[in-house]
Context: one part of a larger RNA
RNA sequence: CUGGGCGUAAAGAGCAUGUAGGCGGAUUGGUCAGUUGGGGGUGAAAGCCCGGAGCUCAACUCCGGAACGGCCUUCCAAUACUGCCAGUCUAGAGUCUGUAAGGGGGUGGUGGAAUUCCGAGUGUAGAGGUGAAAUUCGUAGAUAUUCGGAGGAACACCAGUGGCGAAGGCGACCACCCGGUACAGUACUGACGCUGAGAUGCGAAAGCGUGGGGAGCAAACAGGAUUAGAUACCCUGGUAGUCCACGCCGUAAACGAUGAGUGCUAGUUGUCGGGUUGCUUGCAACUCGGUGACGCAGCUAACGCAUUAAGCACUCCGCCUGGGGAGUACGGUCGCAAGAUUAAAACUC
Numbered sequence: 001c002u003g004g005g006c007g008u009a010a011a012g013a014g015c016a017u018g019u020a021g022g023c024g025g026a027u028u029g030g031u032c033a034g035u036u037g038g039g040g041g042u043g044a045a046a047g048c049c050c051g052g053a054g055c056u057c058a059a060c061u062c063c064g065g066a067a068c069g070g071c072c073u074u075c076c077a078a079u080a081c082u083g084c085c086a087g088u089c090u091a092g093a094g095u096c097u098g099u100a101a102g103g104g105g106g107u108g109g110u111g112g113a114a115u116u117c118c119g120a121g122u123g124u125a126g127a128g129g130u131g132a133a134a135u136u137c138g139u140a141g142a143u144a145u146u147c148g149g150a151g152g153a154a155c156a157c158c159a160g161u162g163g164c165g166a167a168g169g170c171g172a173c174c175a176c177c178c179g180g181u182a183c184a185g186u187a188c189u190g191a192c193g194c195u196g197a198g199a200u201g202c203g204a205a206a207g208c209g210u211g212g213g214g215a216g217c218a219a220a221c222a223g224g225a226u227u228a229g230a231u232a233c234c235c236u237g238g239u240a241g242u243c244c245a246c247g248c249c250g251u252a253a254a255c256g257a258u259g260a261g262u263g264c265u266a267g268u269u270g271u272c273g274g275g276u277u278g279c280u281u282g283c284a285a286c287u288c289g290g291u292g293a294c295g296c297a298g299c300u301a302a303c304g305c306a307u308u309a310a311g312c313a314c315u316c317c318g319c320c321u322g323g324g325g326a327g328u329a330c331g332g333u334c335g336c337a338a339g340a341u342u343a344a345a346a347c348u349c
Base pairs, nucleotide, nucleotide: 003321004320005319006318007303008302012317014202015201016200017199021195022194023193025089026088027087028086029085030084031083033082034081035078036077037076038075039073040072041071042070049065050064051063052062053061054060092192093189094188095187096185097184098183099182100181104178105177106176107175108174109173110172111155116150117149118148119147120146121145122144126137127136163170164169207248208247209246210245211244212243216242217241221237222236223235224234259316260315261314262313263312264311267294268293269292270291271290272289273288274287275286276285277284278283279282298305299304322349323348324347331342332341333340334339
């Protein structure tokens, strides 16, 4: 490079926005760049191939032909498709009006339950913990119980293969600010679209910097047990951290291990949001969008997938190419660091 692939065998980038590029709806006219046919030029000779001829044959040599994959063309012609130019359209896309659901995001405030701690009351000898214990707490009055106070963090029930978000993720309540979506109407724009190398932004947890905060939990650490040992599992403590603000980090089994978009291809059933119709007014039928279960065709190595495809096709991007060495070394870029990213080879099976 080509081919074949990427749910589980190697392989979908964590997710989005978007630059270049690639690709792109219906229709009319023009143009003729691509495209197609023809003409012209070139494609040296030798060689190869075909037909002949000459050395007694052959090798070899000579003559003729074919071929020379192609390239160029200001020439002639065609005009379906693609491109370009001009016009029109509404099925894609968007706007508008109305309605609706939602743990979507941000800021500020409020609330109750519980844990812990502090003060006070009652009260007395245990409490706690475990498989059993001990470390630990307690006559300086613990545990239990009642009242009051402080502080931090998280929001039981509702809660649901339920909802929202691009992903990460999001769950008490109230207010304000901001984003997205669905349905109905079909008023408007008129292809404004899809993808997206680089790039930019977002991105759990842990970790890092500065300053706060610190109730509970809890790496490290200490002690008690267990054990042959026990740098563990169990227990008693306990610091970073977990929380907030600002700034970094940029990774995860970041998973549906399944890139995004569009069209097409049996059904049945549950559920969430909207709509229409019917009536027996709480049901039925139909319909659009989401989210599940099952299942036909088809696909698959099988498992399984199956209108939310892993089916049938198209467009664009990313990625794979035997195992180990190795997601390592070196170099580059980024980072305060931890490290991240890009990414080999020798050697070996």